[in-house]
RNA sequence: GCCCCUGUAGUUCAACGGAUAGAACAAGAGACUCCUAAGCUCUGGAUCCAAGUUCAAUUCUUGGCGGGGGCA
Numbered sequence: 001g002c003c004c005c006u007g008u009a010g011u012u013c014a015a016c017g018g019a020u021a022g023a024a025c026a027a028g029a030g031a032c033u034c035c036u037a038a039g040c041u042c043u044g045g046a047u048c049c050a051a052g053u054u055c056a057a058u059u060c061u062u063g064g065c066g067g068g069g070g071c072a
Stems, first nucleotide, its partner, number of pairs: 001071007010025004018055001027043004048064005
């Protein structure tokens, strides 16, 4: 330099182009307990950036950026 894959809560992953972007773990609070833990109830938290297509984009297209891999 060229090609391929990939980017969503703190982490690991979901989401036919159409529901309020969801789950588990983690975090915070509550109740329980002599205290702690476990279990129970509740709460906050995310689509890498910019354009395009579309009535509608996490999803499709293009460019950029980050990560992984292959070739030279």